[in-house]
RNA sequence: GGAGCCGGACGGGCUGUCGCCGCGUGUGCGGCAGGCGCGCGGCACAUGCCGCGGGUCUGCCUGACGGGGAGGAAAGUCCGGGCUUCACAGGGCAGGACGCUGGGCAAUUCCCAGGAGGGGUGACCCUCGGAAAGCGCCACAGAAAGCAAACCGCCCUGUUCCGCCUUGCGGGCAGGGUAAGGGUGAAACGGUGGGGUAAGAGCCUACCAGCCGGCACGGCGACGUGCCGGGCUUGGCAAGCCCCGUCCGAAGCAAGACCAAAUAGGGAAGCGGGCCGGCCCGGCCAGACGCUUCCGGGUAGGUUGCUUGAGGGCAUGGGCAACCAUGCUCCUAGAGGAAUGACAGCCGCCCGCAAGGGAACAGAACCCGGCUUACAGUCCGACUCCCCGA
RNA sequence: GUCCCCAUCGUCUAGCCGGCCCAGGACAGCGGCCUUUCACGCCGUCAACAGCGGUUCAAAUCCGCUUGGGGACGCCA
Numbered sequence: 001g002g003a004g005c006c007g008g009a010c011g012g013g014c015u016g017u018c019g020c021c022g023c024g025u026g027u028g029c030g031g032c033a034g035g036c037g038c039g040c041g042g043c044a045c046a047u048g049c050c051g052c053g054g055g056u057c058u059g060c061c062u063g064a065c066g067g068g069g070a071g072g073a074a075a076g077u078c079c080g081g082g083c084u085u086c087a088c089a090g091g092g093c094a095g096g097a098c099g100c101u102g103g104g105c106a107a108u109u110c111c112c113a114g115g116a117g118g119g120g121u122g123a124c125c126c127u128c129g130g131a132a133a134g135c136g137c138c139a140c141a142g143a144a145a146g147c148a149a150a151c152c153g154c155c156c157u158g159u160u161c162c163g164c165c166u167u168g169c170g171g172g173c174a175g176g177g178u179a180a181g182g183g184u185g186a187a188a189c190g191g192u193g194g195g196g197u198a199a200g201a202g203c204c205u206a207c208c209a210g211c212c213g214g215c216a217c218g219g220c221g222a223c224g225u226g227c228c229g230g231g232c233u234u235g236g237c238a239a240g241c242c243c244c245g246u247c248c249g250a251a252g253c254a255a256g257a258c259c260a261a262a263u264a265g266g267g268a269a270g271c272g273g274g275c276c277g278g279c280c281c282g283g284c285c286a287g288a289c290g291c292u293u294c295c296g297g298g299u300a301g302g303u304u305g306c307u308u309g310a311g312g313g314c315a316u317g318g319g320c321a322a323c324c325a326u327g328c329u330c331c332u333a334g335a336g337g338a339a340u341g342a343c344a345g346c347c348g349c350c351c352g353c354a355a356g357g358g359a360a361c362a363g364a365a366c367c368c369g370g371c372u373u374a375c376a377g378u379c380c381g382a383c384u385c386c387c388c389g390a
Numbered sequence: 391g392u393c394c395c396c397a398u399c400g401u402c403u404a405g406c407c408g409g410c411c412c413a414g415g416a417c418a419g420c421g422g423c424c425u426u427u428c429a430c431g432c433c434g435u436c437a438a439c440a441g442c443g444g445u446u447c448a449a450a451u452c453c454g455c456u457u458g459g460g461g462a463c464g465c466c467a
Base pairs, nucleotide, nucleotide: 001386002385003384004383006381007380008379009378010377012347013346014345015344016343017342018341020069021068023066024065025064030061031060032059033058034057035056036055038053039052040051041050042049043048071361075372076371078370079369080368081367082366083252084251085250086249090281091280092279093278095248096247097246098245099244100114101113102112103111104110115128116127117126118125119124129243130242134241135240136237137236138235151182152181153178154177155176156175157174158173159172161171162170163169164168190208191207192206193205194204195203209233211230212229213228214227215226216225217224218223256304257303258302259301266295267294268293269292270291271290272289273285274284275283297466298465299464311330312329313328314327315326316325317324318323349358350357351356391463392462393461394460395459396458397457400417401416402415403414409447419435420434421433422432423431440456441455442454443453444452
């Protein structure tokens, strides 16, 4: 210098003008609504009702000042939790999710560290229970595709068949043996050498690979290393059913609570109690009407939940790390037909000689922790490979 | 906002517990035959698994991610 790999941070800045949404201060002018006294008038006359005027308090609108106002993914809604309601939430079946080991976390399909297998020259990346419990599938090709199998080939026996270089050979036929060789396929039941055999074959044996069992050592463990023995070898798919282990009650802020408004408090069908999602059991609550669905009707207003939280930053300590503990410090949207913006100037970045042009993905909706997906460009750190120079 | 469902020729669809599927059928389109001509009928042809990745020997089908489309859900009684 080039190529690559892993992790982290950022996602234009400043000023001015106008505008939007909360909060706080302040109470000026004016308007609206409501509450409590006072005065006057009218009606009634049992301390009551109605209207007008003015005072004071509260809330809202308008205007003033101060301060705040989208993201790393706010997204997909794929996981997990908080919160809320449904008997405070039980048992079983069914169903769903996950799956090497140890740890972290409120929890996780997340994160960290390790193990095994695979890929890459390497930094590094990807995958993960069980297929000698069972069922099922393995198209086409091929002889045979799952308690393996004989198409060609090789070998043996028989032969009343044929040929000849005529007591033996070759061919044909019949019966049998054989998985070493050919060929098919994604996949054909260990590999190499020697022995053995009619020909062969783990048939026997040596070494190697793999499986199972046992022992020893190391490790919390997954597992690793070594030794001994065994039968000699037992394919793939579980993102097919399934088995084993662990976990899961359901719904979701349109949850839920309070207030107000409105009416046709209706009709039809079904069920016979209702209360957790599929079923059963058990439990709880009601005691005569209740529930479900459909049709029809009314209203779609306000307050709350609502934002300070398993929160961020720094330092110290523990831990390989994820993370945890302690101390200090910071405050950072809460709308609801939905604010967080527009314009101008200067500077910074990229393209261009210049004029000029360009700047991504994308917009909170109850709140968090993850994952995944999208993303112009910039910066930082660790590491690997190749080339060049000293 | 929350919770679900779906995607196959131009249109409607079959297949979706994997292979016989470079995907079948109907209508439409195009060409030909028949007919004097049109229609009907017959024959042929064109044309699709939303996209990407993974599991598998093999994916329309199984599993993820993305894209697009559709549906349901307030309160009162």
This is a predicted complex of two RNAs, RNase P RNA and transfer RNA, with 467 nucleotides together. Rfam match: Bacterial RNase P class A. About the family: Ribonuclease P (RNase P) is a ubiquitous endoribonuclease, found in archaea, bacteria and eukarya as well as chloroplasts and mitochondria. The prediction has a mean pLDDT of 78.